Molecule: c-di-GMP-I riboswitch aptamer
Organism: Frankiales bacterium
């Protein structure tokens, strides 16, 4: 360093609900508010999935989603 991740420490994030906005629409952003997260950090110009429009219904176009999975890139700690 590097793999793993716990009866450790410091701390982060922030569903589902209400509210308030843009959007045709999934969904997104603000506030609140925690179900749960060791990458629930980055990335949709990789590869799958699943969700929205629109039609010339297609092996099609456009657009979401990283808290669906796989790669990909950075990180905290230090039991074993």
């Nucleotide at each position: 360093u590097c793999c793993c991740g716990a009866c450790a420490a410091a701390g982060g994030c922030a569903a589902a609900c209400c509210c308030g906005u843009c959007g045709c629409g999934a969904u997104g952003c603000g506030g609140g508010g925690a179900c749960g997260c060791a990458a629930a950090g980055c990335c949709a110009c990789g590869g799958g999935g699943c969700c929205u429009c629109g039609c010339c219904u297609g092996c099609c176009g456009a657009g979401g989603u990283a808290g669906c999975c796989c790669a990909g890139c950075c990180g905290c700690c230090c039991a074993g």